[in-house]
RNA sequence: UUCUUAUCAAGAGAAGCUGAGGGACUGGCCCAAUGAAGCUUCGGCAGCGGAUUCCAUCAGAGUCUAUGCCAAAUCCAGCAAGCAAUCAUGCUUGAGAGAUAAGAA
Numbered sequence: 001u002u003c004u005u006a007u008c009a010a011g012a013g014a015a016g017c018u019g020a021g022g023g024a025c026u027g028g029c030c031c032a033a034u035g036a037a038g039c040u041u042c043g044g045c046a047g048c049g050g051a052u053u054c055c056a057u058c059a060g061a062g063u064c065u066a067u068g069c070c071a072a073a074u075c076c077a078g079c080a081a082g083c084a085a086u087c088a089u090g091c092u093u094g095a096g097a098g099a100u101a102a103g104a105a
Stems, first nucleotide, its partner, number of pairs: 001105008013042005021031003025078004043070003047067001049065006074097001079094006
């Protein structure tokens, strides 16, 4: 990097340094000098994986660890189908794209 599988409306932030961008892409809409992004420290959340404890076993629960995450549903939409419609748009389903984990090449 690619492929497969699973999940994605829940959850969880402070301090220091620094100083203008950020929310993947496009459009919208937001966040941001009451401090964006980044780095450091400490803290927290949750799922998969690994180890382990309780339990006679299963089921269930806990602990540690690696990865991830800690504004807004993956912030919303993007493509297709259906329904409604004042023809603006709205709603539902699926796909695509993206993110994370596990496995494989």